Predicted 3D model of a 328-nucleotide part of an RNA (large-subunit ribosomal RNA, domain IV) from a marine sediment metagenome. The coordinates come from a structure-prediction model, not an experiment, and the mean pLDDT is 87. The RNAcentral record of the full RNA draws on MGnify. Rfam family: Bacterial large subunit ribosomal RNA. Rfam links the family to the GO terms structural constituent of ribosome and ribosome.
Context: one part of a larger RNA
RNA sequence: AUCUAGGCGAGGGAACUCGGCAAAUUAGCCCCGUAACUUUGGAAUAAGGGGUGCCUGAAUUUUUAGCUUUGCUGGAAGUUCAGGUCGCAGUGACAAGGGGGGCGCGACUGUUUAAUAAAAACACAGGGAGCCGCAAGCCCGAAAGGGUUAGUACGGCUGUUGAGUUCUGGCCAGUGGUGGUACCUAAAUCUCGGGUUCAACCGUGCUAAGGGCCACUAAACGCCGGGAGUAACUCUGACUCUCUUAAGGUAGCCAAAUGCCUUGUCGUGUAAGUUACGACGCGCAUGAAUGGAUUAACGACGUCCCCACUGUCCCCGCCUAGAGCCUG
Repeated sequence: AUCUAGGCGAGGGAACUCGGCAAAUUAGCCCCGUAACUUUGGAAUAAGGGGUGCCUGAAUUUUUAGCUUUGCUGGAAGUUCAGGUCGCAGUGACAAGGGGGGCGCGACUGUUUAAUAAAAACACAGGGAGCCGCAAGCCCGAAAGGGUUAGUACGGCUGUUGAGUUCUGGCCAGUGGUGGUACCUAAAUCUCGGGUUCAACCGUGCUAAGGGCCACUAAACGCCGGGAGUAACUCUGACUCUCUUAAGGUAGCCAAAUGCCUUGUCGUGUAAGUUACGACGCGCAUGAAUGGAUUAACGACGUCCCCACUGUCCCCGCCUAGAGCCUG
């Protein structure tokens, strides 16, 4: 020189870096003061200011002991005010929130990969649907038997979505589910016939479930077009024509955790911004409980910006303890 754990630092102050990672700042209590937004509860310790030690005195509140009790003398705990006093510094050590703004996702508290992931994943309250009247339905078991069930539809089971607010469009052609069915199809047993010494076997007829067929059902699985022309500058196309489908994506929302092209285009922010935010939308390939949109509060979540702060950096220096190292 190096490493580990710590301390301090001129001037600058994120220029470091994937990223303020790490460190620093802040901090208790009292007083003042406190925005957008909001589900009116919150947001909120918002933010931002001021004070804080010790000594002396006064006023006042509560409480308590003794006594000579309309009171007196004391103790304890507060609250307020005044005067004084020391230091650079008074929550003098310890302990003890950095803050603000925008957006995404998930409503929230909670749960999770014991030993690389704590999350936007799971759960959740709430919403919708399906099965089931109890000797039920669902589950375990070969059965006996058992669970749900010391239960009984305001219940149990199954699957789905996921607070609230606002909504939840079209399609039953395919797959599935449910129901119906004069008719068609449909095995064996059985019938009749053949065949066999007896059978096997072959044919014929009847027929269950199922299938065909007909309906219903999408908060069932799912799906939700193309090509031309057209307005008196141009552009665009309310409008018209045409092919085609089961129906042709509605309300919304968007270069989004979803947009290939793409660092799309415009605006804001910066001197400069592939990120961010606000818009635009023929959207490669958004979209409505595979939920759409929005949303206060919340988050060891993700992302962008600002203030404060700093050895992250410019650019390194010094110190303490230990390891390493050297000598014995």